[in-house]
Context: one part of a larger RNA
């Protein structure tokens, strides 16, 4: 996933295919950094700054130091946020929103003019910071650690409790790099390699190194499978199995990779950046034909493919992030609620009495047996189901705050009432008779079964197995 069927609760799951195309819709924050505009006034609005957007979410297309494990950086950075110490002093020129003109159809764009700052610049001091020299220590070691000289490089206010800047250390967390092992197939792939392996200089980097270049050497890997082909993210794990082991790798958690395709780089502490830039490229979409525009592998959704996979849903109440002093704003993170028997589990569809035993329907040696205490009848009970009343924890806080939720749950009335089906029945394998059919119609997983008395095809009756599920098919063990 198909088929029939089909009450109800909890609790997970849910495009495995076309990393294909996507209409709509939703996607930061600070006025206690600043200037204009605006409002009676709280405000708001637009632009400068600041933080943040490198996280969270997605998806596995690539990918064989990617990933797990042990080591190692005396080769390294690190914004925010802890802890110690010191400083925060003097000036300066701009600009954008705004105002005036222009062009363009829009998207925008261009010239002029005026202004602030925690935006940008210049001086001034500082050293345990950085560069170079020279002693002495330590260290297997390239070097480390401690001291001297000489150069160099800072800062920003403020509403004055506070919050902030600036330099140097140390922590905590984050992140680069390097070794060593470890895990897929193929030899009908047998040689493979010129930045290629090495060493000497320079560049370059937060740092090591052919990582990049210039010269020099000709060296390096290879059957313990190098190179090429194929496949494929990777671990914790999960499925089976008494173990060994197999096969996989959804959900959840760590790690890598990717963001229409392929290339670059810029800001930043941190990208080479999923809803950030710029070139080409294919597609799609507005044009007044001159040019613009966009990128759901984010939540829904939607066409297409497909055997097949959901709502264009409610909240930021809780948890977490970001940003703020803080109120608080913002989060399709996240809490939740809706659909699907997709799975896992639980519950229910009533109990108890009740004939030598109705009736229908099947068998029959025609007496009779089966269905069957099963109904019918009685008494009973409310699990569920309907009403109605009450009603939370989940709030961390003195107060104030709850989407979920007309919720869970209690409680009272009502009435057995609202609730069973699918498969099989020749052997394997549990469970048999009758009637039609007559190698025909058909069944079938493997043997087989059917050509006129079929326990094997179709009905029926009855029986065996599961049971809100049962069978079929794919797979795996």
């Nucleotide at each position: 996933a198909c088929g029939c069927u089909g009450g109800c609760g909890g609790c997970a799951u849910g495009u495995c295919u076309a990393a294909g195309g996507c209409a709509u819709g939703c996607a930061g924050u600070c006025g206690a950094a600043u200037g204009c505009a605006u409002u009676u006034a709280g405000u708001u609005g637009c632009a400068u700054g600041g933080c943040a957007a490198a996280c969270g979410g997605g998806a596995g297309a690539g990918u064989a130091c990617a990933c797990u494990u042990u080591g190692g950086c005396a080769a390294u950075u690190u914004a925010c946020c802890c802890c110690u110490u010191a400083c925060u002093c003097g000036g300066g020129a701009a600009u954008a929103a705004c105002c005036c003109a222009u062009u363009g159809a829009a998207a925008a764009a261009u010239g002029g003019g005026a202004u602030a700052a925690u935006a940008c610049c210049c001086g001034a001091u500082a050293g345990u910071c950085u560069a170079a020299a020279c002693u002495a220590u330590c260290u297997c070691a390239u070097g480390u650690u401690a001291g001297u000289u000489u150069a160099g490089u800072a800062a920003a206010g403020u509403u004055u409790u506070u919050c902030g800047g600036u330099a140097a250390g140390g922590g905590a967390g984050a992140a680069g790099c390097c070794u060593a092992a470890g895990g897929c197939c193929u030899a009908u792939c047998a040689g493979c390699u010129u930045g290629u392996u090495g060493g000497u200089g320079a560049g370059a980097u937060a740092a090591u190194a052919g990582c990049u270049c210039a010269c020099c050497a000709a060296g390096g890997c290879u059957a313990u499978g190098a190179c090429g082909g194929g496949u494929a993210g990777c671990g914790g794990g999960u499925g089976u199995g008494g173990g060994a082991g197999c096969a996989c790798g959804a959900u959840c958690c760590g790690c890598c990779u990717c963001a229409c395709u392929g290339g670059g780089a810029c800001u930043g502490a941190g990208a080479c950046a999923c809803u950030g830039c710029c070139c080409a490229g294919a597609c799609a979409c507005c044009u007044a034909c001159g040019g613009g525009u966009g990128g759901c592998u984010g939540c829904a959704g939607u066409c297409a493919a497909g055997a097949a996979u959901c709502u264009u849903c409610c909240a930021c109440a809780a948890u977490g992030c970001a940003c703020g002093a803080a109120a608080g704003u913002g989060u399709g993170a996240u809490g939740g609620a809706g659909c699907a028997a997709u799975g896992c589990c639980g519950c229910g569809u009533g109990a108890a009495g009740g004939a030598u035993g109705a009736c229908a329907c099947c068998c029959c040696u025609a007496g009779g047996g089966g269905c069957g205490u099963a109904a019918a009848c009685u008494u009973c009970u409310u699990u569920u189901c309907u009403u109605a009343g009450g009603g939370a924890a989940a709030a961390a806080u003195u107060u104030u705050u709850g989407a979920u939720g007309u919720u869970a749950c209690c409680u009272a009335a009502g009435g057995a009432a609202u609730a069973a089906g699918g498969g099989g029945c020749u052997g394997c394998u549990a469970a048999c008779u009758a009637c039609g059919u007559g190698c025909c119609a058909g069944c079938a997983g493997c043997a087989g079964c059917g050509g006129u008395a079929a326990u094997a095809c179709g009905u029926a009756g009855g029986c065996c197995c599961c049971g809100a599920g049962c069978g079929u098919u794919a797979u795996c063990c």